[in-house]
RNA sequence: GCGUGAUUAGUUUAGUGGUAGAACAGAACGUUGCCAACGUUCAGACGUGGGUUCGAUUCCCGCAUCGCGCA
Numbered sequence: 001g002c003g004u005g006a007u008u009a010g011u012u013u014a015g016u017g018g019u020a021g022a023a024c025a026g027a028a029c030g031u032u033g034c035c036a037a038c039g040u041u042c043a044g045a046c047g048u049g050g051g052u053u054c055g056a057u058u059c060c061c062g063c064a065u066c067g068c069g070c071a
Base pairs, nucleotide, nucleotide: 001070002069003068004067005066006065007064010024011023012022013021018054026042027041028040029039030038047063048062049061050060051059
């Protein structure tokens, strides 16, 4: 340089045109003499810039980062 894949919460991930789910981690409360465990509740995310569309996390193009292959 060319090709290809990935990017979603603090972490690991699901999702796929119509308001984004889970687990662990975190906070509050309950239970307990205390801790742990358990239960209930809460907060927290679509890498970035454009395009298509009534509507984009999803489709298209560029950029960024990371990985793989070729040279």
Molecule: transfer RNA
Organism: Nanobdellota archaeon